Model confidence (mean pLDDT): 88 of 100.
A computed fold for a 350-nucleotide part of an RNA from Olea europaea subsp. laperrinei, annotated as small-subunit ribosomal RNA, central domain.
Taxonomically the source falls in Olea europaea (Eukaryota, Viridiplantae, Mesangiospermae, Gunneridae).
It matches the Rfam family "Bacterial small subunit ribosomal RNA".
The RNAcentral record of the full RNA draws on SILVA.
[in-house]
Context: one part of a larger RNA
RNA sequence: UUGGGCGUAAAGCGUCUGUAGGUGGCUUUUUAACUCCGUUGUCAAAUCCCAGGGCUCAACCCUGGACAGGCAGUGGAAACUACCAAGCUGGAGUAUGAUAGGGACAGAGGAAAAUUUUUGUGGAGCAGUGAAAUGCGUAGAGAUGGAAAAGAACACCACCGGCGAAAGCACUCUGCUGGGCCGAUACUGACAUUGAGAGACGAAAGCUAGGGGAGCGAAUGAGAUUAGAUACCCCAGUAGUCCUAGUCGUAAACGAUGGAUACUAGGGGCUGUGCGUAUCGACCCGUGCAGUGCUAUAGCUAACGCAUUAAGUAUCCCGCCUACGGAGUACAUUCGCAAGAAUGAAACUC
Numbered sequence: 001u002u003g004g005g006c007g008u009a010a011a012g013c014g015u016c017u018g019u020a021g022g023u024g025g026c027u028u029u030u031u032a033a034c035u036c037c038g039u040u041g042u043c044a045a046a047u048c049c050c051a052g053g054g055c056u057c058a059a060c061c062c063u064g065g066a067c068a069g070g071c072a073g074u075g076g077a078a079a080c081u082a083c084c085a086a087g088c089u090g091g092a093g094u095a096u097g098a099u100a101g102g103g104a105c106a107g108a109g110g111a112a113a114a115u116u117u118u119u120g121u122g123g124a125g126c127a128g129u130g131a132a133a134u135g136c137g138u139a140g141a142g143a144u145g146g147a148a149a150a151g152a153a154c155a156c157c158a159c160c161g162g163c164g165a166a167a168g169c170a171c172u173c174u175g176c177u178g179g180g181c182c183g184a185u186a187c188u189g190a191c192a193u194u195g196a197g198a199g200a201c202g203a204a205a206g207c208u209a210g211g212g213g214a215g216c217g218a219a220u221g222a223g224a225u226u227a228g229a230u231a232c233c234c235c236a237g238u239a240g241u242c243c244u245a246g247u248c249g250u251a252a253a254c255g256a257u258g259g260a261u262a263c264u265a266g267g268g269g270c271u272g273u274g275c276g277u278a279u280c281g282a283c284c285c286g287u288g289c290a291g292u293g294c295u296a297u298a299g300c301u302a303a304c305g306c307a308u309u310a311a312g313u314a315u316c317c318c319g320c321c322u323a324c325g326g327a328g329u330a331c332a333u334u335c336g337c338a339a340g341a342a343u344g345a346a347a348c349u350c
Base pairs, nucleotide, nucleotide: 004321005320006319007304008303012318014201015200016199017198021194022193023192025088026087027086028085031082033081035077036076037075038074039073040072041071042070043069049065050064051063052062053061054060091191092188093187094186095185096183097182099180103177105175106174107173108172109171110154115149116148117147118146119145120144121143125136126135162169163168206247207246208245209244210243211242215241216240220236221235223233258317259316260315261314262313263312266295267294269292270291271290272289273288274287275286276285299306300305325348332343333342334341335340
């Protein structure tokens, strides 16, 4: 390599769009590349295999015969793949009606709380801890009443709930905008699927420039604890956290489970939307499609468990794995302002 695998043992790209390529629905026609059935030539001899024979047997030797297969030609078949032409509607899409939603972006408004400032009341502590201390306070703190400022996050509703490709998305209103599901018809007529390269998006932290800075808070300072304490606890507190424009491109980016299609017992929930029954109407009851969780049979699994949202049964395409360490390191290349990211070995070891 072949075989075998990828939830947890090594292994699914963070997610999507999509080029080349691979794969691809039903019916009829054409061709005959592929496929299938013949046939001709050739593939030296020896060897191997089979059947005989000869050395007393055997090894060995002699005679005859292939099977299967390769290459080149030739004659046919037309089911499959492919090709040509025509059509179909079930896959896919478009139009149309209705609908749910924290989907995206922009603008406007809001209430509670914490902090700070100011102004009253008042007069000795407050804060903090296991216990304390640093800290704040008679220059009037803490407490309490009024007023104001500025920033960040949006209690209850709230959910095993909703939306989004993923990252993610929640105060309220408005504007603009993407996608989905359902229903009934009409239209297009395989237009599909996957997707090497490629492109786009991509939490937090970090970086660049300019703003902003309430709370929290790496670093740092002080107080404790301790043998020590570069920590856990406490008092402060810078970057950051927030906004705008870029950059970075990584996460236990997780369902540790790639995508698509079809099939394979049930039970009882929730969300969206139809139908039937019923009714004045809303419920109730039955049922369809799409989604989202639970439970469980067959089957699978090393077990745990999965089980119509499969880790079951199959097909197609992509990615990835091949003993541990060395090592996601070195070198090189590409990208990046940098931090670093991506690609990614070997010696040696056992």